[in-house]
Context: one part of a larger RNA
RNA sequence: CGUAGGAGUCUUGAAGAGGAUCUGUCCCUAGCACGAGAGGACCGGGAUGGACGGACCCCUGGUGUUUCUGUUGUCAUGCCAGUGGCAUUGCAGAGUAGCCAAGUUCGGAACGGAUAACCGCUGAAAGCAUCUAAGCGGGAAGCCACCCUCGAGAUGAGGACUCCCUGAAGGCUCGUCGUAGACUACGACGUUGAUAGGCUGGGUGUGGACGCACGGCAACGUGUGGAGCUAACCAGUACUAAUGAGCCGUUUGG
Numbered sequence: 001c002g003u004a005g006g007a008g009u010c011u012u013g014a015a016g017a018g019g020a021u022c023u024g025u026c027c028c029u030a031g032c033a034c035g036a037g038a039g040g041a042c043c044g045g046g047a048u049g050g051a052c053g054g055a056c057c058c059c060u061g062g063u064g065u066u067u068c069u070g071u072u073g074u075c076a077u078g079c080c081a082g083u084g085g086c087a088u089u090g091c092a093g094a095g096u097a098g099c100c101a102a103g104u105u106c107g108g109a110a111c112g113g114a115u116a117a118c119c120g121c122u123g124a125a126a127g128c129a130u131c132u133a134a135g136c137g138g139g140a141a142g143c144c145a146c147c148c149u150c151g152a153g154a155u156g157a158g159g160a161c162u163c164c165c166u167g168a169a170g171g172c173u174c175g176u177c178g179u180a181g182a183c184u185a186c187g188a189c190g191u192u193g194a195u196a197g198g199c200u201g202g203g204u205g206u207g208g209a210c211g212c213a214c215g216g217c218a219a220c221g222u223g224u225g226g227a228g229c230u231a232a233c234c235a236g237u238a239c240u241a242a243u244g245a246g247c248c249g250u251u252u253g254g
Base pairs, nucleotide, nucleotide: 001153005164006163007162008161009160010159011158016150017149018148019147022050023049024048025047026046027045028044034039052107053106054105055104056103060101061100062099063098067094068093069092070091071090072087073086074085075084076083077082112144113143118138119137120136121135165253170248171247172246173245174190175189176188177187178186195241196240197239198237199236200235201234202233205229206228211224212223213222214221215220
């Protein structure tokens, strides 16, 4: 831009496209059939793995330079104490969210159709024979469906329902953002508001704050006190910012 008004929700899909399609071992049937024995099945049923793939983060873990703690050197804050900067994030120990796998869970199933090699039935040419010439069956992880995903730009632009009506309905610009993201797009929200930040509460993590008191010559320890602090998490709350506005769109759809 189109789908001859606009918006929303739900759909059709043998129009079409893509994905998947793997396989081992063990047990039962059964030490049965078979075989002198040694050995040892088909068919059928069950269990459990490997690799691969999808989704997810409850568990186990990784990362986690936005969280907490310890600590070295040095500088600064006048000094003490407490903090801050720099040194690979200075180094080290943990770790929320998110992302992730080594973690969790699910998948390949079953059924059908037409067939290949091949196996057949009936059967002539050719009084016989012959799966084939007419005709009719069986038969594969392969083919077509079935399964999963996308899908009406399928211009052949489909269908159903609901709502709106003139500078209107509706859309865009703009702003606050994220389940989205290179940009764009997509999605949420814009005061009739919880969209983001802040604040409050909770959770989680760290692991016992500062100050004061007591003990010790001191380093330090103990108490106050599961303390203080706490990112991306979960809620609540209009305190801050989503202001104001502009543009497109026309005559119930020739």